[in-house]
RNA sequence: CGGCGAGUAGCUCAGUGGGUAGAGUACUGCUCUGAUACGGCAGUGGUCGCAAGUUCAACUCUUGCCUCGCCGA
Numbered sequence: 001c002g003g004c005g006a007g008u009a010g011c012u013c014a015g016u017g018g019g020u021a022g023a024g025u026a027c028u029g030c031u032c033u034g035a036u037a038c039g040g041c042a043g044u045g046g047u048c049g050c051a052a053g054u055u056c057a058a059c060u061c062u063u064g065c066c067u068c069g070c071c072g073a
Base pairs, nucleotide, nucleotide: 001072002071003070004069005068006067007066010025011024012023013022019056027043028042029041030040031039049065050064051063052062053061
């Protein structure tokens, strides 16, 4: 320098014929227990890496950039 892949909740990851962002885990409260853990119920938590474009509408499509990984030179 070029090619490919990844970037979404504190963490691990789903989510693409464009149409209200989700699960597990963690955290908080309640419940359960003699108490703790486990279990059950509820809740908090997101500028979907950044910016621009297309569209009535973008995590999703297009372009540029940033970070990480792999390959090539």
Predicted 3D model of a 73-nucleotide RNA (transfer RNA) from Caldilinea sp. CFX5. NCBI's taxonomy places the organism under Bacteria, Bacillati, Chloroflexota, Caldilineae, Caldilinea. Its Rfam family is "tRNA". The coordinates come from a structure-prediction model, not an experiment, and the mean pLDDT is 82.